[in-house]
Annotation: Predicted 3D model of RNase P RNA and transfer RNA as a complex of 406 nucleotides. It holds a member of the Rfam family "Bacterial RNase P class A". It is annotated as a ribozyme. The prediction has a mean pLDDT of 78.

């Protein structure tokens, strides 16, 4: 250079704050006091994927939405680990929505003769019927490319070496890789354009929702011929309706408690498999759960005001921000 | 906390198969007129919210961030 990991201020005194537990006081509501235990590596962003939890979960047909090498790990995944092909670098190592454009359709402004069934512009040849596409210019892209014979001028038209396409064998689970043979060339670009192909995918989101307790005016007013159940549509099914139990809007009552709530795919150590992600097995820990909402000040000591920043149902990931310190491998 | 929109000139808003960013008001300047308003003409004024990317080419397609709003409890 490059690539991983760890840590993210420590000790102690006083004063507070929250959860649990306990132990005195009091009928009782409370009160005093003791122990203990209290934010992150990102708790963010809400960007994907699950548990949970309610609804749907009679049926047909139409849509929509993600994902995209291979193969494995996971609960799941756009994640993560190996390996593959291609791009960058001297390497180390890094990038990468990386399936199809010989199903179809659509688009390719200006330029240019032409943007893709070549009606070839200047041009080369010419027997003046025609032949050609090598040079010229234009573009982001012009119907393989160099080179040598060829030829009237030219051309995969012949040849050689690169490139490609289709078979065969070899290796690998595979992706692809190598090798031989044939073919004279298969016909630009765009799928982060509609599309195909495969694979997944039901709605809502802890203000889900359960259950106790209070309380109130199934009051008013407009409004449609349809409206609602079914959460993409259509049919099909059920229910309500000439004035609503259906839609706007006024008015009016509650906005308190309990549980979801935190032991989970859980952390740590050791050993075994496996290259790795990961996974078995043992031991052993219990590690924040508020409801307006705790983890604060102050002091002294140490080297220094210390970066980003703060749980709100919970895990696995990305992504994004981060001052300093360390420690490992190339 | 959950979902869910939106940023383009100073202000409001436009821009579809992805091909020269534009429109009213403002602003400045000239014309009219004694003067000033309304009118008429002219001009200027853009990092399309910021970075990366696909594409020849992006306001338009994709990711990834900053900022701004909305909306969400029962009961009748």
């Nucleotide at each position: 250079g490059c690539g991983g990991g760890u840590c993210g201020g420590g000790c102690g005194g006083c004063c507070g704050c929250u959860g649990u537990u306990u132990c005195g006081a009091g009928c009782a509501a409370u009160c005093g006091g003791g122990a203990u235990a209290g934010a992150g590596g990102a708790a963010a962003g809400u960007c994907c994927g699950g548990g949970c939890a309610g609804g749907a979960c009679a049926g047909g047909g139409c849509g929509c939405g993600g994902u995209g090498a291979u193969g494995g790990c996971u609960a799941a995944c756009g994640g993560c680990c190996a390996u593959c092909c291609g791009g960058a670098g001297a390497a180390a190592u890094u990038c990468g929505c990386g399936g199809g454009a010989a199903a179809g359709u659509g688009c390719c402004a200006c330029a240019g003769a032409a943007a893709a069934u070549a009606c070839a512009c200047a041009g080369c040849c010419u027997u003046c019927g025609g032949g050609c596409a090598a040079u010229g210019g234009u573009g982001a892209a012009a119907a393989g490319g160099u080179g040598c014979g060829g030829u009237a001028a030219g051309a995969g038209c012949g040849c050689a070496c690169c490139g490609c396409g289709u078979u065969u064998c070899u290796g690998g689970u595979g992706a692809c890789a190598g090798a031989a043979a044939c073919g004279g060339c298969a016909g630009g670009g765009u799928a982060a354009a509609c599309c195909c192909c495969a694979c997944c995918g039901c709605c809502u989101g802890c203000a889900a929702g359960a259950c106790c307790a209070a309380g109130u005016a199934u009051g008013c007013c407009g409004g449609u011929a349809u409206g609602c159940u079914u959460u993409g549509c259509c049919c099909a099914a059920g229910c309500g309706u000439u004035a609503a139990c259906c839609c706007g809007g006024c008015g009016g009552g509650u906005a308190g408690g309990u549980c979801g709530c935190u032991u989970g795919a859980g952390g740590c150590u050791g050993u075994c498999g496996g290259u790795a992600a990961c996974g078995g097995c043992a031991g052993u820990c219990c590690c924040a759960g508020a409801g307006a909402a705790a983890u604060g000040g102050u002091c002294g000591c140490u080297a220094a005001u210390u970066a980003c920043a703060g749980a709100a149902c919970c895990c696995g990931g990305c992504u994004u921000a981060u001052a300093g310190a360390c420690c490992c491998g190339c | 906390g959950g979902g869910c929109c939106g940023u383009u000139a100073g202000c409001u808003c436009a821009a579809u198969u992805g091909g020269c960013a534009g429109a009213g008001c403002a602003a400045g300047g000239g014309a009219c007129u004694c003067u000033u308003a309304a009118u008429c003409c002219c001009u200027a004024g853009g990092u399309u919210g910021g970075a990366g990317g696909u594409u020849c080419g992006a306001u338009u397609c994709c990711u990834c961030c900053a900022c701004g709003g909305c909306u969400c409890a029962c009961c009748a």